[in-house]
């Protein structure tokens, strides 16, 4: 880097260092010296793991001391198809992206 499966309207900091950028991408719209990224600490969360129940199943519960992940805005909105209402929205599917587990 590729493929498969699951999830993505919930949750989480007025802390320290740091100094100008950040929100994947185009566009929009935002955040940011009332301090961005990054690091530390703190926190959130059950995807894997662990424990328990169960038929060694499905499934359910507990666990954050283990492996990840996350902590502005629905994945911030955005593409495409269908349907419905109507001139811009709603719903569902697909695409794109993110995360986890697995495969070659």
């Nucleotide at each position: 880097a590729u493929c498969u499966u699951a999830u993505c309207c919930a949750g989480a900091g007025a802390g320290g260092u740091g100094g100008a950028g950040g929100g994947a991408c185009c566009g929009g719209c935002c955040c940011u010296a009332u301090g961005a990224a990054a690091c530390c600490c703190a926190g959130c969360a059950a995807c894997c793991g662990g424990c328990a129940a169960g038929a060694u199943a499905a499934u359910u519960g507990c666990u954050a001391u283990g492996g990840u992940g996350c902590u502005a805005a629905u994945u911030c909105c955005u593409a495409u198809a269908a349907u419905c209402a109507u001139a811009u929205g709603a719903u569902u599917g697909u695409a794109a992206g993110a995360u986890a587990a697995g495969a070659a």
Molecule: SAM riboswitch aptamer (S box leader)
Organism: Oceanirhabdus seepicola